[in-house]
RNA sequence: CCGUGCUAGAUGGGGAGCUAGCGGUGCCCUGUACUCGCAAUCCGCUAUAGCGAGGUCGAACUCCCUCCCCAGGUCCCAUCUUCAGGCCGCUGUCCCGUGGCAGGGUGUUGAGGGCUGGGCCCUGCGCGGCGGGUGGCCGUAAACCCCGCCAGGUCCGGAAGGAAGCAACGGUACACGGAUUCGCCCGGGCGCCGCGGGAUAUCUAGCCUGAGCCUUCCACUGGAUAUGUCUGUGGGCAAGAUCGAAGGGGGGUGCACGG
Numbered sequence: 001c002c003g004u005g006c007u008a009g010a011u012g013g014g015g016a017g018c019u020a021g022c023g024g025u026g027c028c029c030u031g032u033a034c035u036c037g038c039a040a041u042c043c044g045c046u047a048u049a050g051c052g053a054g055g056u057c058g059a060a061c062u063c064c065c066u067c068c069c070c071a072g073g074u075c076c077c078a079u080c081u082u083c084a085g086g087c088c089g090c091u092g093u094c095c096c097g098u099g100g101c102a103g104g105g106u107g108u109u110g111a112g113g114g115c116u117g118g119g120c121c122c123u124g125c126g127c128g129g130c131g132g133g134u135g136g137c138c139g140u141a142a143a144c145c146c147c148g149c150c151a152g153g154u155c156c157g158g159a160a161g162g163a164a165g166c167a168a169c170g171g172u173a174c175a176c177g178g179a180u181u182c183g184c185c186c187g188g189g190c191g192c193c194g195c196g197g198g199a200u201a202u203c204u205a206g207c208c209u210g211a212g213c214c215u216u217c218c219a220c221u222g223g224a225u226a227u228g229u230c231u232g233u234g235g236g237c238a239a240g241a242u243c244g245a246a247g248g249g250g251g252g253u254g255c256a257c258g259g
Stems, first nucleotide, its partner, number of pairs: 001259006009057003012030004020046005034054005063252006072243004079236003083232005091226005097220004102216005112209008121198006127191002130187006137178004146171003154163003
């Protein structure tokens, strides 16, 4: 140096979480790297940290240590944003009330307020109208199983005379059609109608009282609110910390036999 056979060891790994701690099952990331049994109200261990059984590789591209790089995860802080909730101290908006200085408009040809009536609005009853139905009127309408009257014909009889009874004719029941003056029943988002009741924001008429009323600006108390502010959940991005697979660099590490 080469070959053969063994042993240590390897036979995916990592993150969060759980745990006194270490692993596993489960979740997530990477990505393909034996099998069977156990296992989240858990399973098995003890800093030598999965347990039990079997298989493969096996001294180096594969094992061990270290460094670099980095997928990804977690923590913390700041910021943006979705959704939800709270608050009115900041910044705004709107509203009621009060006050102030001025401006404008209006007012004894009556402001504002009060009372009465009517309209507008809602509602009850009545009346009318509309729609539907029904009664009544007219007409049609039963071959026979409806009525009346029954030609012809039929039946009984010696005859006289009787009997049943179709069609036609007249009427009626069921049903159908027509006219529309009338009566009744039902219904309504019908009505310049009548009689009542109700509500108060307006419009109008009359009466009473008698000098203000409206608006712009400013300030204050109060109320409401968000583009204000605070809190919470979720998501995005940046900085920091931490763990870190795969990959890359370096170093280290057995035994026996034969040539």
Model confidence (mean pLDDT): 77 of 100. Predicted 3D model of a 259-nucleotide RNA (Bacterial large signal recognition particle RNA) from a Chloroflexota bacterium. It matches the Rfam family "Bacterial large signal recognition particle RNA". It is annotated as a non-coding RNA gene. NCBI's taxonomy places the organism under Bacteria, Bacillati, Chloroflexota.